[in-house]
The prediction has a mean pLDDT of 82. The RNA shown here (transfer RNA) has 73 nucleotides and comes from a Nanobdellota archaeon.

């Protein structure tokens, strides 16, 4: 320096031919048990890397840039 891919909740991810986000671990509260795990039941937690931009609507499309990753020279 150039080309690829990736970035969603504490931690792993689904969902991208545009319509306000899925699930498991972990966290809270109850059931249950002498008690505790385990189980079962409810429940909280995301400005979808930043910004801009097109559009009626953007996680999804377009630009930049910012972090990881691989791959020519």
């Nucleotide at each position: 320096g150039c080309c690829c891919c990736c970035g969603u909740a504490g931690c792993a991810u689904a969902g991208u031919a545009g319509c306000u986000a899925u699930u498991g671990c972990a966290c809270c509260u109850g059931a249950c048990u002498u008690g505790u795990a385990a189980u079962c039941a409810g429940g909280a937690g995301g400005u979808c890397g930043u910004g801009a931009g097109u559009g009626c609507a953007a996680c999804u499309c377009u630009c930049a840039c910012c972090g990881g990753g691989g791959g020519c020279u």

The RNAcentral record of the sequence draws on ENA. It matches the Rfam family "tRNA". The family's RNA type in Rfam is transfer RNA. Gene Ontology term of the family: triplet codon-amino acid adaptor activity.